This is a predicted structure of an 84-nucleotide RNA (c-di-GMP-I riboswitch aptamer) from a Gammaproteobacteria bacterium. Of the family's consensus pairs, 100% are formed in the model. The coordinates come from a structure-prediction model, not an experiment, and the mean pLDDT is 87. Rfam family: c-di-GMP-I riboswitch aptamer. From the family's description: GEMM was predicted in a large-scale screen for bacterial structured RNA regulatory elements. Lineage of the source: Bacteria > Pseudomonadati > Pseudomonadota > Gammaproteobacteria.
RNA sequence: CGAUGAAAAAGGCACCGCGCUCGAAAGGGCGCUUCGCAAAGCCACCGGUCUACGGUUUUUAACUACGACAGCGGGGACACCAUC
Numbered sequence: 001c002g003a004u005g006a007a008a009a010a011g012g013c014a015c016c017g018c019g020c021u022c023g024a025a026a027g028g029g030c031g032c033u034u035c036g037c038a039a040a041g042c043c044a045c046c047g048g049u050c051u052a053c054g055g056u057u058u059u060u061a062a063c064u065a066c067g068a069c070a071g072c073g074g075g076g077a078c079a080c081c082a083u084c
Stems, first nucleotide, its partner, number of pairs: 002084004012037002017032006035071001042076002045074003048069003054064004
């Protein structure tokens, strides 16, 4: 430097639920909890999904991202340990 993640060590993250909180919502933050994760750490670039304040229309509704999801897949840059 590259490949791999069987076993192990040092550790790391935290689904659901509950409480508080930010947000129009989706969703985010903090605490408890611990379903799982070898990038479940980072980036919305591609696809996908969710929401629809505002906007548009043929207005009991539909559509729309400039809002989200990195724990949906791909991609990018970067990192710990072990093995080769």